[in-house]
Context: one part of a larger RNA
RNA sequence: GGCGCAUGGCGGAUGCCUUGGCUCUCGGAGGCGAAGAAGGACGUGAUAAGCUGCGAAAAGCUGCGGGGAGUUGCAAAUAAACAUUGAUCCGCAGAUGUCCGAAUGGGGCAACCCGGCAUACUGAAGGUAUGUCAUUCCGUAAGGAAGGCGAACGUGGGGAACUGAAACAUCUAAGUACCCAUAGGAGAAGAAAACAAAAGUGAUUCCCCAAGUAGUGGCGAGCGAACGGGGACCAGCCCAAACCGUCGAUGUUUCGGCAUCGGCGGGGUUGUAGGACCACGAUGUGGCAAGAAGAGGAGAAGCAGAAUAAACUGGAAAGUUUAACCGUAGAGAGUGAAAGUCUCGUAAGCGAAUCGAAUCUGAAGCCUAGUGGAAUCCUGAGUAGCGCGGGACACGAGAAAUCCUGUGUGAAUCAGCGGGGACCAUCCCGUAAGGCUAAAUACUCCCGAGAGACCGAUAGCGAACCAGUACCGUGAGGGAAAGGUGAAAAGAACCUCGAACAGAGGAGUGAAAUAGACCCUGAAACCGUGCGCUU
Numbered sequence: 001g002g003c004g005c006a007u008g009g010c011g012g013a014u015g016c017c018u019u020g021g022c023u024c025u026c027g028g029a030g031g032c033g034a035a036g037a038a039g040g041a042c043g044u045g046a047u048a049a050g051c052u053g054c055g056a057a058a059a060g061c062u063g064c065g066g067g068g069a070g071u072u073g074c075a076a077a078u079a080a081a082c083a084u085u086g087a088u089c090c091g092c093a094g095a096u097g098u099c100c101g102a103a104u105g106g107g108g109c110a111a112c113c114c115g116g117c118a119u120a121c122u123g124a125a126g127g128u129a130u131g132u133c134a135u136u137c138c139g140u141a142a143g144g145a146a147g148g149c150g151a152a153c154g155u156g157g158g159g160a161a162c163u164g165a166a167a168c169a170u171c172u173a174a175g176u177a178c179c180c181a182u183a184g185g186a187g188a189a190g191a192a193a194a195c196a197a198a199a200g201u202g203a204u205u206c207c208c209c210a211a212g213u214a215g216u217g218g219c220g221a222g223c224g225a226a227c228g229g230g231g232a233c234c235a236g237c238c239c240a241a242a243c244c245g246u247c248g249a250u251g252u253u254u255c256g257g258c259a260u261c262g263g264c265g266g267g268g269u270u271g272u273a274g275g276a277c278c279a280c281g282a283u284g285u286g287g288c289a290a291g292a293a294g295a296g297g298a299g300a301a302g303c304a305g306a307a308u309a310a311a312c313u314g315g316a317a318a319g320u321u322u323a324a325c326c327g328u329a330g331a332g333a334g335u336g337a338a339a340g341u342c343u344c345g346u347a348a349g350c351g352a353a354u355c356g357a358a359u360c361u362g363a364a365g366c367c368u369a370g371u372g373g374a375a376u377c378c379u380g381a382g383u384a385g386c387g388c389g390g391g392a393c394a395c396g397a398g399a400a401a402u403c404c405u406g407u408g409u410g411a412a413u414c415a416g417c418g419g420g421g422a423c424c425a426u427c428c429c430g431u432a433a434g435g436c437u438a439a440a441u442a443c444u445c446c447c448g449a450g451a452g453a454c455c456g457a458u459a460g461c462g463a464a465c466c467a468g469u470a471c472c473g474u475g476a477g478g479g480a481a482a483g484g485u486g487a488a489a490a491g492a493a494c495c496u497c498g499a500a501c502a503g504a505g506g507a508g509u510g511a512a513a514u515a516g517a518c519c520c521u522g523a524a525a526c527c528g529u530g531c532g533c534u535u
C1' cells in the first nucleotide's frame, strides 16, 4: 500500500410526518373610494429589534348582545395590574383615526415645505389652534356628480411578429398577444325592411347535432358555415310624425288675428298595414321590467348534545382479553401506540339587543281596448341605392348577393319601399334609415361549507419557515436557500479538566441522550481508527 472484518467522523439520500400548496363542487359576494380608497410612511407596549394589531383617545375607547374563569397577541421570563360588581375573548353598532397617496389651498425630490379667508386666544405679532379654500361637468342658484384602485369575465377603438406553408410574397399565426377607452355583477345581443320554399316558422342568447358537410383556398398550408332538428331559458315594449292645445321668439297686420321657428302637454306606434280625421261606443277591466313603505328572516356571536369498566403488556393504552352500553350521533380531529361510549365534535334540536339577503304585499306612479266610414294627411333623407377605395360576412373580387363606410353622387313616399346569393319576371316574406328590455351564457381577487385513484419539503404556489424577503440590477426587472428534540423541557442542578461564555468527562432527566438543541430516521460519495491476511 491492497483486501477483509469491526467501529467512528462527515454528509443529508431514504422512510415516516404536515402547519402549506394544487384542482374542483355547492352556497354567498361580486366591488372599495372626496364621509378620502387600494397601498404605504411614521408612530404606538413597563421593558420592545421584528411580525401582528392599533392611530396622539394609538396591542386600544364606548354601547348592546354572547360567554363564564381566568387574562395583559406572536413570545418565554420579570415587574405592575385586571377579573363572578363578570375580565380576557367572540358578534353587531359607534367613537377616535397622525402624515403620504385620486390627493383636491399652493408647491414638492411621496410621507415634506409655504399660504389665503373666517373664528378664538387677543389688543399686537415673521404667533398658535380649529374650520375652510383643487379641477371638470350638470344646475339660475342652493347644491349635486365625476376623478383613483381592483383577479378574471364583457363591449368598443387600435393592432403585431415569431410560426405554418417543410424556402417565400397572397395566405396562416390572428383580429391572437399587446395598447387604449369603458360598463356591470354580469356584459353584449334582442322583438324581423328575419328565415324559408308551394309546407311553414315567428326577438335575442347558450348547449348538442347537422359537420369537418356545403363551400372557401398560391383550390397549397389551411380556413370553415347555414337551413333544419333536439334542448336550456322564455317577455315584450317606448318614441318621432300626422292632428289638437299651450308658452316664447320673430315677421306681418285692416290690431280681430295670421304665418314661421322653438319648448312643453295631449294623441299615436304598425304590414292579414297602422295611425291621424269623421261617426258610434266604452270609464271599468287587465297588467307593470320602475317603486316609498311594510312584512319576512337566510345569514352575521353562540347553546345544548347519548353511551365503559376491569385485568394484562408497556414509559404511556386508545392495543389484547373478559364483561357492558349508546346510536336520528360508527363524519372527522385530538389525547404518551390503534378510542362510537376520554376531549373537541358529529346526528337531531335550539338561539339575537343589533345588522340583515332572498321572497311576499304594495302607496304614489305608468300602461291598457272596439265597430264603421272616407281616401285628405302621417309613418324616421344627404337616408336607401349607385361609382371609386377599403373592411366584415366560413366566402382571398370572384358569377358575389348581404352588412359597414372614407370619398363622390343621390331616390321613392303605401298605386310606396327592401329582401329571397349576379341579373330579370312571377310568386313569397318583410316594413330600413329612432330607442329600451329580465332569464337561459362568461368569470372568481374575496367569504363559508366540503371533495380529491392531487403533491408531500429538489415535490406542491416563487414562497409550509417573518418571501416577492435576502440578494442582483442605474432601471424596467430578476429572484433564492431555508420544515421535523421529546409524550412532556423534564432543555442537563452539581462536580472535574480547561484561559474559557469553546469543548470534553462524570452526575442527573427521560422509554430512549448514537433523541442534547449542528437535536426523528441517518443511505452513498469522501476521511479516519483497531484487528486479521497479504505484498
Base pairs, nucleotide, nucleotide: 001534002533003532004531005530006529007528008527009526015520016484017483020455021454022452023451024450025449026448027447028446029444030443031149032148039100040099041098042055043054044053046078050074051073061094062093063092064091065090066089070082071081072080105114106113107112115133116132117131118130119129120128121127135146136145137144138143153184154182155181156180157179158178164171168218194201195200205232206231207230208229209228215223216222236436237435238434239380243266244265245264246263247262248261249260250259251258252257271414273379274378275377276376277373278372279371280370286367287366288365293361294360295359299355300354302350303349308323309322310321311320312319324341325340326330332344333343334342385409386408387407388406389405390404391403392402395421416431417430418429419428420427471478472477491519494506495505496504497503
A computed fold for a 535-nucleotide part of an RNA from a Propionibacteriaceae bacterium, annotated as large-subunit ribosomal RNA, domain I.
Rfam family: Bacterial large subunit ribosomal RNA. Its Rfam clan is "LSU clan".
The coordinates come from a structure-prediction model, not an experiment, and the mean pLDDT is 84.
NCBI's taxonomy places the organism under Bacteria, Bacillati, Actinomycetes, Propionibacteriales, Propionibacteriaceae.